[in-house]
RNA sequence: AGAGUUUGAUCCUGGCUCAGGACGAACGCUGGCGGCGUGCCUCACACAUGCAAGUCGAACGGGGAUAUAUUGAAAGCUUGCUUUUGAUAUAUCCUAGUGGCGAACGGGUGAGUAACACGUGAGCAACCUGCCCGACAAACCGGGAUAACAGCGGGAAACUGCUGCUAAUACCGGAUACACCAGGUAUGGCGCAUGCUGUAUCUGGGAAAGGGUUUACCGAUGUCGGAUGGGCUCGCGUCCCAUUAGCUAGUUGGUGAGGUAACGGCUCACCAAGGCGACGAUGGGUAGCUGGUCUGAGAGGACGAUCAGCCACACUGGAACUGAGACACGGUCCAGACUCCUACGGGAGGCAGCAGUGGGGAAUCUUGCACAAUGGGCGAAAGCCUGAUGCAGCGACGCCGCAUGGAGGAUGAAGGCCUUCGGGUCGUAAACUCCUGUCUGGGGGGAUGAACACUGACAGUACCCCCGGAGGAAGCCCCGGCUAACUACGUGCCAGCAGCCGCGGUAAUACGUAGGGGGCGAGCGUUGUCCGGAAUUACUGGGCGUAAAGCGCGCGCAGGCGGCCUAUUAAGUCAGGUGUUAAAAUGCGGAGCUUAACUCCGUAUCGCACUUGAAACUGGUAGGCUUGAGUGCAGGAGAGGGAAGUGGAAUUCCCAGUGUAGCGGUGAAAUGCGUAGAUAUUGGGAGGAACACCAGUGGCGAAGGCGACUUCCUGGACUGUAACUGACGCUCAGGCGCGAAAGCUAGGGGAGCAAACAGGAUUAGAUACCCUGGUAGUCCUAGCCGUAAACGAUGGGUACUAGGUGUUGGGGGUUUCAAUCCUCCAGUGCCGCAGUUAACGCAUUAAGUACCCCGCCUGGGGAGUACGGCCGCAAGGCUGAAACUCAAAGGAAUUGACGGGGGCCCGCACAAGCGGUGGAGCAUGUGGUUUAAUUCGAAGCAACGCGCAGAACCUUACCAGCUCUUGACAUGGACAGGACCGGCUCAGAGAUGGGCUUUCCCCGCAAGGGGCCUGUUGCACAGGUGCUGCAUGGCUGUCGUCAGCUCGUGUCGUGAGAUGUUGGGUUAAGUCCCGCAACGAGCGCAACCCUCGCCUCCAGUUGCCAGCACGUUUGGGUGGGCACUCUGGAGGAACUGCCGGUGACAAGCCGGAGGAAGGUGGGGAUGACGUCAAGUCCUCAUGGCCCUUAUGGGCUGGGCUACACACGUGCUACAAUGGCGGUGACAGAGGGAUGCGAGGUGGUGACGCCAAGCCGAUCCCGAAAAGCCGUCUCAGUUCAGAUCGUACCCUGCAACUCGGGUACGUGAAGGUGGAAUCGCUAGUAAUCGCGGAUCAGCACGCCGCGGUGAAUACGUUCCCGGGCCUUGUACACACCGCCCGUCACACCAUGGGAGUUGGUUCUACCUUAAGUGGCUGCGGGAACCGCAAGGACCUAGGUCACCACGGUAGGGUCAGCGACUGGGGUGAAGUCGUAACAAGGUAACC
Repeated sequence: AGAGUUUGAUCCUGGCUCAGGACGAACGCUGGCGGCGUGCCUCACACAUGCAAGUCGAACGGGGAUAUAUUGAAAGCUUGCUUUUGAUAUAUCCUAGUGGCGAACGGGUGAGUAACACGUGAGCAACCUGCCCGACAAACCGGGAUAACAGCGGGAAACUGCUGCUAAUACCGGAUACACCAGGUAUGGCGCAUGCUGUAUCUGGGAAAGGGUUUACCGAUGUCGGAUGGGCUCGCGUCCCAUUAGCUAGUUGGUGAGGUAACGGCUCACCAAGGCGACGAUGGGUAGCUGGUCUGAGAGGACGAUCAGCCACACUGGAACUGAGACACGGUCCAGACUCCUACGGGAGGCAGCAGUGGGGAAUCUUGCACAAUGGGCGAAAGCCUGAUGCAGCGACGCCGCAUGGAGGAUGAAGGCCUUCGGGUCGUAAACUCCUGUCUGGGGGGAUGAACACUGACAGUACCCCCGGAGGAAGCCCCGGCUAACUACGUGCCAGCAGCCGCGGUAAUACGUAGGGGGCGAGCGUUGUCCGGAAUUACUGGGCGUAAAGCGCGCGCAGGCGGCCUAUUAAGUCAGGUGUUAAAAUGCGGAGCUUAACUCCGUAUCGCACUUGAAACUGGUAGGCUUGAGUGCAGGAGAGGGAAGUGGAAUUCCCAGUGUAGCGGUGAAAUGCGUAGAUAUUGGGAGGAACACCAGUGGCGAAGGCGACUUCCUGGACUGUAACUGACGCUCAGGCGCGAAAGCUAGGGGAGCAAACAGGAUUAGAUACCCUGGUAGUCCUAGCCGUAAACGAUGGGUACUAGGUGUUGGGGGUUUCAAUCCUCCAGUGCCGCAGUUAACGCAUUAAGUACCCCGCCUGGGGAGUACGGCCGCAAGGCUGAAACUCAAAGGAAUUGACGGGGGCCCGCACAAGCGGUGGAGCAUGUGGUUUAAUUCGAAGCAACGCGCAGAACCUUACCAGCUCUUGACAUGGACAGGACCGGCUCAGAGAUGGGCUUUCCCCGCAAGGGGCCUGUUGCACAGGUGCUGCAUGGCUGUCGUCAGCUCGUGUCGUGAGAUGUUGGGUUAAGUCCCGCAACGAGCGCAACCCUCGCCUCCAGUUGCCAGCACGUUUGGGUGGGCACUCUGGAGGAACUGCCGGUGACAAGCCGGAGGAAGGUGGGGAUGACGUCAAGUCCUCAUGGCCCUUAUGGGCUGGGCUACACACGUGCUACAAUGGCGGUGACAGAGGGAUGCGAGGUGGUGACGCCAAGCCGAUCCCGAAAAGCCGUCUCAGUUCAGAUCGUACCCUGCAACUCGGGUACGUGAAGGUGGAAUCGCUAGUAAUCGCGGAUCAGCACGCCGCGGUGAAUACGUUCCCGGGCCUUGUACACACCGCCCGUCACACCAUGGGAGUUGGUUCUACCUUAAGUGGCUGCGGGAACCGCAAGGACCUAGGUCACCACGGUAGGGUCAGCGACUGGGGUGAAGUCGUAACAAGGUAACC
C1' cells in the first nucleotide's frame, strides 16, 4: 500500500466482498510448565446457610467469675485445719443495659437520569463543616428523672404492660461571658451592583462534664482562624427523530411574608402578563458521565469491563426522624407485590456486600486462609472488629516467557503416496551412535516482605545445591482466484462446499479421503461486535449536461457574503506570561523482578480562564469618494401584457337556381350520404373558431408562453449623455406570486376537430392501428387545480481567459450620397485554440480559471409506494419511510451481430427462355409400422440411388439355436513332439469330434545346442463394429472459389481499439490507379501445374500412305518411306502488345486491325482467417469407462429384401419431332489371362459346343445410337409396358425366403400432371448411344466418353444468398436474440381492517396511609415560677392543608393479535398475448 466482482472486451460511476488490528467473549478440535492480569455483558430475577460494623468498664449503676483480707454460720473431724455458705473491703476478668463515638466511610450495582447529572473554567459580598490543628477565654451553684434490676402480669411467638428502687461525660434550671447573635448610634476604610469590613458605645439574648491515674494525660464549653469534606450559582461542551412546531398558570417578573446552613416561586398572598422556541422549545426514543479504551497517517469513528474521579440506586412507591453529615444497602414509619413462621389472634424478611444456590443464558469462579502487611472504626492503651485488603483455589479468558531435545547418521532401509514403470517423494526424517539437562520427578537447604518488642496468611513458596533419565510433553487451520501452498482415488448438479466471484451434470488442484505441501503454534480455527481499508457523508477530502443529483419560474424577510480612502477600537486574529489541566494511562528517558509481560522513578502535550502587548486582515464606530447599484435627460426596436372594436380567406349549415346518378372512403373494401335529387356548380344568408403569404437557428418575455388589423391603458430591456444619489449591492431557508396541456365548479357558446361511445373493416383474436359517424372537451366569463422530457435534462451573481464567421437592435468613424469598410455596446447562432471531461462533448451565451449565496445526491428493486401531517370540491398534489430482496443497477465509447434502416455491388438470385419434379407404373433410399431380428450411422440448406464401387451363403456388425474358454490373432515360460500342409473315412445341420495315412532345417563325430512348426498346460494377457465424435488425432461437409482474413513498425486514443483495409475511380477479384499518418509484409485472388484449341522441331511402331515399286485374296496386303494424319516429348504463340475514342496525362473501359485463339480463350486441380461442440470412436488411430466360460470366438438357419401408409432421388411412359420394319453411315474414351474371345456351328432367343489371336496404337469386347428410307393416322392405339402364367438360359456348394436373362402368352395405371418446386447462359440445356469401377452373378445408381445440338438475358423493383460503407440497438448463447404485464401455484415480509389485549402518558374529579406543617388541646405531664390554687411550657387526642398507592370518566401515543382484503418480493420447465429494444413492424417517452 491494495485486491475480487457489472462487459465479448474497455474506461468511468457505483454498491457488495476480502486481506489488518482489537475483545470482560462464546463455540469446535487439541492441551506441558511458569509469571502477571482478568472472569454474570443475559433476569436492578428470586434467594437456603455462614460471615460482611462495631467499639469504649479510663462516662454510669448493676450482674457474674476468680483471688486475697476481715468476719458470721454450718458440716467433717487427724481440735486447728479442711470444705461449703453469707456479709464487708480490695484486686483482676467477663458483660446485658444507660451513655459516647462510629454506623452517612469502606464494599456493590448501573435500574433511573438528556439533567448544572457529568466534564471544564469561574463565582458565593448567599453557606455549613463532627473528629484534626492553631489562638484567646472560661468551666460556678443546683435540680428532678429513667433503663438495667426486683415483684406481679399479657402473649404461641415477636414482644410488651403495671408497680417499685437507682447512676452518669444522659437530662434540666440559674450564674458568668469584651470578642458570639439581634437591634440602635457615631465614625474610618474598601468594592463588580446588592454591599463588605474596622473601631467606639448602648440595649437585649446565649456555655460547660467530668473521667483517669497520681500527676503524664484524656475529655467537655464559648469565640476566632486554619485544614478537610460538602452545599449552591453561572459560561461553555455533552446522542437520535421535524413523519414531535409550537410549549408554559407557580407559568415569567415584582412586592411582602414564610422556610432553609444558604440564594432563589423553594412555598404562600397580592399585583402585572409575561417567559421559552427553526441558533430547534415541547414531545418521543436511547443512554449513567468522565479520566480513558480500541482503531486510524491524521482528522475522525466506535466504546465507557477491570483501575481511578463524580453521580444515581439499595424489593417497588411515598415519608420523615436522628445526626456535623442521610431523607440512610446490612435504621424507622406507611402502602404494594412476593416469601417464610403461626396456637389463625398475629408476626418476620429484603445478597445491586463476600462466598454460595436456583433460574435465565452461547457464557462468566471457592459456601478457602489471614488480619502478617496497607487502610478504616472504637479505645488513653493493650486490644477488639474489618468477605476493605493481603493471599491462595478454579477457568489457555488475555498478555508475556520457556519446553517438548542437541550433534552425527545414506543402503537414501522398511512402509505410505505418486509414476511416463526409468524413478520421484515423505527424507537426515527414522533406526543407530555420542551428548545435554530447561521444565518435570526424588532428596537437602531456604528467604526479602517486620517500619516495631511479640507477631508471616502466603509457605517449606520463590530461590540455591545434589541425583536420575530423551525419558513425561503437538496440535489446529488451509492448499480454484483474491491468498502462501498439488497430486491420486471416490462421487457424478447427487452427496456436499462457499467470505465474494463461484465449484459439483464421469477425467473436480473448489465436494469426501489419502499422500504431499503452506501458515500459525499450546494453541489453531469459526461465530459475534467495533474501527480500518471506505475519498462509500468527502473539515482535512466528493459530487450534480448524459452515471444518483439544479427547486418549472420570479419577488423577497431572516441569514450568509460584500467596492475605494482616512481615523479609531481591539471582538475575531497573532505573540509572551500566570493559573489550572487529580492519580493512573499513552509517548520519551531510566530503574527493579534471570528476560519479557508487569511494576517503579523522572519528564512532556492540547483545552479553559486571567493578564501584558501588536494592529496588517475580518468585524465595530466616525468621516469621505464614485467605478458597483439606482435616478434624470435624448432616442429608436419588438407576436411583451390587458381591454374594446374591425377585417378577409376557408370549413360547415340554411334558402334558392342549374343539373343527374352516383358521391364518399380505402392497401382493398364496407358502414355512411344520395332519385324525398346528393356529390358538382352559381347566388344569398347564418354562425363559431383560427389568423395563409410576410416568416427568418428573426423578435419579445423571468418562466409558462406570445403571430390578422386599429385604438386606449401598461411592464421590461437596449443605445447615447454624464446632471443627480453615494455602496443604497449579490444570493436567499421559511413566505408570497406567476405557472402549458388535461381536469373540476357555475353560467354562456359550439363551425371545425375530437377522448368516451356506435358501426364498418383488418385479424387466430383486435375492447387497437384504417374508415364512417359522434358526446364531453377544445372557445368566452368568474373561480379552482399546481403538475409536464415545465429541457440547454446545464440555479443565480461578479471578474478573468486565442480567434473566425453569420444574424437582430442601437451608436461612432471613413465616404459627396449610396453600397462598402473599420470600430463600440447589447442580444442570438455556427466553427474552433488553450483548458477541461469517463468519454461524448463544452469552449467569452463554458461543462475553462476563481470567489459568494441557495437547492439537491449517496447501489438497484420495494417506491415517489405505505403511514402520519398540510393543501384541494374531487381528481389528486407536497412532504416521504421500513421490512424484505438482489450482486448488481447504470453512463460513455469499442468490436461484432442483427433490423419488416439507408446507399453501392455481385451470383441461373429474380426476370427472359428451354427442359423437368410434384399426378401414373416401376426402381432405389428414408420415415413410420411390423418383427425373434428387420444391425448401425447420416437429419433443413449441408440426412434421404448417403457410408453401400454392387446383403442368396460369405459380407454381417442383428436374431434363434448348437458350441469353445489363454481363446480365431500377438509376445513371453514349462513340457511333449517333428512336422505343417495334404489325402481317405465315420458321427453331426455344421462348427466340431474320432480313426487311418504322410513327414523338418542348421552346427556338431557324438552327446547336445540352436532355429522353425504343432500340440498340451499355467499365468501375464488377447479380444470387443461395446459407450463417449460433448475427452481426441486424422479425414470430410458447409458458408464459398465468396474476396476476404491478418501482422510488424509508426501514428492517434486513458483504454477496448482505430489507422493501414476508409475515400474517388476501376476490376471476376483487398484487381489495379490516384489520394491519404501511414509505410511495408503475410495467408487468400491472380499467375506458376494438368488438359483442349493453332503452329514449329524431334522421333516413327503396332499408327499413316503423298510420291516410287510389287501383288490382286483388293484389306497399307507387301517392299519401302516418315511428307501428311496421328501418337508423345520439347518449344513457340496472347501481352490491352498496336490503332482510334473515352477517362484525370492514371488504372481501366469501348470499338477496330491482325490472329487458330482477345481482353482470366474453354475446362480441371487448387478451398485464406474462421463458423456450425457440423459429420465420423462402424475406415484407421487414440484417452477414459465397461465386458472377460462373455458385450470375446466358431457354426447352421433366419434377418438387413417385412408393408395399411408418408417423403426424397431416379427410370419408363402417356406418343406422329413418334412406334414398327428396312437400310447398315460416322465416334471417343476405356477394359481384357480364373480374362477379352474373332471365326465356325446348334438354338426363335438367352445361350451352348469347338476354337484362331491378344498380357494389347498389333488381337478381342465392337454392334455405336440418334441418322436415312418405308409404313402406321390419333385410337388407351401397331402408344405404353406394369403385373401374371408357361417353358427355358446363365452364374454359383446353393437362386424357396431373395439373382439376372430369354421366348411365347397376358396387356394394369397412364391422354403432359393442384398448391408448390428444381436444373441450365454455349459446344451449355435438351437428346442419343458407348465404356469403366465394384463384381462368381446382379446397375434405371455412380464415375467417365463422344454424337446431334438450341432458346433467352429488357433489366436489378421484388424473392434468396453474399461483399463493402453507413445508421440504430436495451442483442453478445449475438433476432431461433432480448423482454413486458395479467392469470394460476408455493413461500416470505408488509399496508388496511369490525375489533380485541397490553404498556406509557395527560386532563378533570373522588378517596387518602404514614409523615410534616398550621390550628386546637376543658385529657395528660417530674425539672421552671409560685406557700398553695394556679401559671409558663410540653404533649396524647381532635381538626385543616399537602400527599404515595388506589378509584371514576375522557383523551393522546406505542406495541401485540385479528375474519377478510390490497399491492409487493422471490421461485421451475405453467397459461394468455407481444407492449419495449431495429423505423421493434402504429417512432418512443413525459